[in-house]
Context: one part of a larger RNA
RNA sequence: UUGGGUCUAAGACAUCCGUAGCUUGUUUAAUGAGUUCCUUGUGAAAUCCCAUGUCUUAAAUAUGGGGCGCGCAAGGAGUACUGUUAAACUAGAGACUGGAAGACGUAAAGAGUACGAUGGAAGUAGUGGUAAAAUAUGUUAAUCUCUAUCGGACUUACAAUAGCGAAGGCACUUUACGAGUACAGUUCUGACAGUAAGGGAUGAAGGCUAGGGGCGCAAAGGGGAUUAGAUACCCCUGUAGUCCUAGCAGUAAACACUGCGCACUAAACAUUGGGACCUCCUCGGGAGGUUUCAGUGCUGAAGGGAAGCCGAAGAGUGCGCUACCUGGGAAGUAUAGCCGCAAGGCCGAAACUU
Repeated sequence: UUGGGUCUAAGACAUCCGUAGCUUGUUUAAUGAGUUCCUUGUGAAAUCCCAUGUCUUAAAUAUGGGGCGCGCAAGGAGUACUGUUAAACUAGAGACUGGAAGACGUAAAGAGUACGAUGGAAGUAGUGGUAAAAUAUGUUAAUCUCUAUCGGACUUACAAUAGCGAAGGCACUUUACGAGUACAGUUCUGACAGUAAGGGAUGAAGGCUAGGGGCGCAAAGGGGAUUAGAUACCCCUGUAGUCCUAGCAGUAAACACUGCGCACUAAACAUUGGGACCUCCUCGGGAGGUUUCAGUGCUGAAGGGAAGCCGAAGAGUGCGCUACCUGGGAAGUAUAGCCGCAAGGCCGAAACUU
C1' cells in the first nucleotide's frame, strides 16, 4: 500500500460542541471543469510481429509495413451523472404556538429523624467489645431513662425492570433564575444538513493550593488480640481526608467493555410520557379498551455470528463521516517535546527475548 477488522480474541477517543476537510434532498435552465466519442499532431532508434531481399544455408543483417510506447497537446461533437452559476420547491433541518412529564442545572430559604457534645433531673455498678478476650471506659457517678440547648453531616418509607441528563452524574420541601426532551398543530425560513483532523468546553472517587468547618466515618499512626511470625483480616482509638468557598488537576472495569447520523427489514408481552377515538361511571384531577408517536425493558422470526449471543435501542441489509488495530514480553517503560505547584498526565519507541 492493498485487503480485513474493532461486545468477549489486538482494536470505538470519558462525553459533547465545533473549524478545515469529506459526504449531501427535489425540479428547471445555462455552462461544459470532471466525464464519453471523433479528428489531427506528437509519442527517437534498437528490441517485437509479418513480408521480401543479401551473405551457399542458419544465426545475423537490410528495406517496407504493422505493433509497442500504458500517454500528452490542440480542435470538434455529446450532456445522463458529478461540479459551477441562476431560479424555484418542501419530504431533511431549524424556528413558532399549545398543553404535559421529569432525583436536569445554579442559587437561596426552610424542615426532619438519627448521631455527638454540653447543662439539668432520676438512678447504681458496671459498661463496651468479641468466636473467646483484652486494650478502652466508669464511684470526680459511667452505661441506661427523661428533658433543654448547641453542632456538623445526611435525606428513611414513597422507590420501581420507573424518571431526567451529552457523559460524569442527579432523590426531604419551597421559591427564584436557567436548560433540554417527547407529543400535537402545520404558522414561518427554505437544504440552512451529516460527520469531524487540529481546537474548545464539561468530566466520579482520590490528590494538590489558600481560607473556613469538623458530628459521624476513617488511609497513615498508637494500643489490644490472633499467629511460628502478623508491617493483615477482628477489637479499642485516631490524623489527613470526607463537608463549604475560590482555584488546580484531567484520570477510572469513565462499561452496554458496543463511535455518530440516515434509510429499510416478522411478531408477542410489560412499563413511562404525549395525541386521537370508544365504553363504563359514584361525574372526581375516576376506571377500562383500541390505535398512534417517542422512550425504557424482556422474549423472539428472518438474517448475522467462531460461539456465547445480537435481533427495529442490531452485533441484520445498505449509505456517509470519524477514531483505532496488526503476535506475546520488554512497556504504556525510556528519550525528546507539551501541560502541571507537585503527584503526575498527554504523545510514545527500540535493543534484547520468545